Context: one part of a larger RNA
RNA sequence: UGACGGGGGCCCGCACAAGCGGAGGAGCAUGUGGCUUAAUUCGAUGCAACGCGAAGAACCUUACCCAGGCUUGACAUGCAGCUGCAAGUCCUAUGAAAGUAGGACGCCUUCGAGGGUGCUGCACAGGUGCUGCAUGGCUGUCGUCAGUUCGUGCCGUGAGGUGUUUGGUUAAGUCCACCAACGAACGCAACCCCUGCGUCCAGUUGCCAUCGGUUCGGCCGGGCACUCUGGAGGGACCGCCCUUUCACAAGGGAGGAAGGUGGGGAUGACGUCAAGUCAGUAUGGCCCUUACGCCUGGGGCCGCACACGUGCUACAAUGGCCGGCACAGAGGGAAGCGAGACCGCGAGGUGGAGCAAACCCCAGAGAACCGGCCCCAGUUCGGAUUGGAGUCUGCAACCCGACUCCAUGAAGUUGGAUUCGCUAGUAACGGCGCAUCAGCAGUUGGUGCCGUGAAUACGUUCCCGGGCCUUGUACA
Numbered sequence: 001u002g003a004c005g006g007g008g009g010c011c012c013g014c015a016c017a018a019g020c021g022g023a024g025g026a027g028c029a030u031g032u033g034g035c036u037u038a039a040u041u042c043g044a045u046g047c048a049a050c051g052c053g054a055a056g057a058a059c060c061u062u063a064c065c066c067a068g069g070c071u072u073g074a075c076a077u078g079c080a081g082c083u084g085c086a087a088g089u090c091c092u093a094u095g096a097a098a099g100u101a102g103g104a105c106g107c108c109u110u111c112g113a114g115g116g117u118g119c120u121g122c123a124c125a126g127g128u129g130c131u132g133c134a135u136g137g138c139u140g141u142c143g144u145c146a147g148u149u150c151g152u153g154c155c156g157u158g159a160g161g162u163g164u165u166u167g168g169u170u171a172a173g174u175c176c177a178c179c180a181a182c183g184a185a186c187g188c189a190a191c192c193c194c195u196g197c198g199u200c201c202a203g204u205u206g207c208c209a210u211c212g213g214u215u216c217g218g219c220c221g222g223g224c225a226c227u228c229u230g231g232a233g234g235g236a237c238c239g240c241c242c243u244u245u246c247a248c249a250a251g252g253g254a255g256g257a258a259g260g261u262g263g264g265g266a267u268g269a270c271g272u273c274a275a276g277u278c279a280g281u282a283u284g285g286c287c288c289u290u291a292c293g294c295c296u297g298g299g300g301c302c303g304c305a306c307a308c309g310u311g312c313u314a315c316a317a318u319g320g321c322c323g324g325c326a327c328a329g330a331g332g333g334a335a336g337c338g339a340g341a342c343c344g345c346g347a348g349g350u351g352g353a354g355c356a357a358a359c360c361c362c363a364g365a366g367a368a369c370c371g372g373c374c375c376c377a378g379u380u381c382g383g384a385u386u387g388g389a390g391u392c393u394g395c396a397a398c399c400c401g402a403c404u405c406c407a408u409g410a411a412g413u414u415g416g417a418u419u420c421g422c423u424a425g426u427a428a429c430g431g432c433g434c435a436u437c438a439g440c441a442g443u444u445g446g447u448g449c450c451g452u453g454a455a456u457a458c459g460u461u462c463c464c465g466g467g468c469c470u471u472g473u474a475c476a
Base pairs, nucleotide, nucleotide: 001476002475003473004472005471007470008469009468010467011466012465013464015460016459019422020421021420022419023418026313027312028311029310030309031308032307033306034304035303042053043052064299065298066297067296068295069294070293073124077123078122079121080120081119082118085116088105089104090103091102092101093100094099108114126288127287129286130285131284135282137277138276139275140273142271147186148185149184150183151182152181153162154161155160166177167176168175192265193264194263195262197234199232200231201230202229203228206224211221212220213219237259240253241252242251243250315415319374320373321372322371323370324369331362332361333360336355337354341350342349343348381412386407387406388405389404390403391402392401428452429451430450431449432448433447434446
């Protein structure tokens, strides 16, 4: 100087407490351990691995296993030689395919052989093989925590200290006062984006607001007032008033759409964990080179006595079923979205209007609300499992897809110890979209969007994590 303490003081955080809803019990989905296996490819392992890499494992992917094959190689560059002129396309045999063997057609030309291509040979290619404890880059984490340092000066023999301590204050090393310190840098804040309120500009979306027509639909004429869209600019600064204060600031109030960082996002200091990643890519070293490279068919990654994590669906009446009837936002669409119409109980099929889209389509929002049935029961709860019949994508749904219909109807009556999330348009509940999808499908995962919309916080003694000062130490 740090680190540590079942030392002290001060202060924060859904840390506890106060509440609301969950997990732990059941069924299923998914990841992991284990076991099994020819293979069940690899990585991730307390917080910070386990719906994680995987924002799409039937073949492919694919890295694993079995079998069949290829070697200058599926791919790059260069050299030498040879041969045919092509490249390529088609056919035959064999084969599961890859491949192997053979045949047919077939170019420009300066006739040298060049371009291109094939073969042979040589350099080399190739490796998801090892090392993340050789690395770059990127990332997680402490932590959006308020800290980490420097120059000069001063103090100390020196390591070092001071500044950064102290008092007050703040979300904040935020600001103020004082002070052997005076300044400064990286962080904080602000500048950026979305959202909440006006104004201006602009109107092929919107509006009977106003006028006319109307087959009644902003449908037509017409108009940008309003809604909206998207560009500019305004607005909030403790600015004003009161109390308090040396100052900074704090408390209350007015006005205001909005207050005291308005709400949300992006933004992550010096560093820690030899944290993670050689399998995204890059890269040192090591290793394999008729194979640890490459191609193909099939299988596996989906295996199941078990154990754990994360979720979904429930156990019902604040509910289930049936009928009626409203109200969104944000997105996507050309090898695409696909309307009306017709067929089918349905998944879906036929068909093709319109739309590169504020214009057309996906597209029916659902919970809610109104009416009816059920009457507390393993049920009109719950939907696992299984049988049958189908639809769609795709070369192909046996291993191993999703969806539909009929039948079947399991466990489950609120879950031990323990444990998780959340402080407001939040939790909880409800639906809708998108990425991946290269052929398709599927979500309970991920990520967005809107609708309905709570309860509680006395307080900081205690648990956990953290910041500052101080104290002890046989630790570094």

Small-subunit ribosomal RNA, 3' major domain from an uncultured rumen bacterium, 476 nucleotides, folded computationally. The full RNA is in RNAcentral, with records from ENA and SILVA. Its Rfam family is "Bacterial small subunit ribosomal RNA". Gene Ontology terms of the family: structural constituent of ribosome and ribosome. The prediction has a mean pLDDT of 82.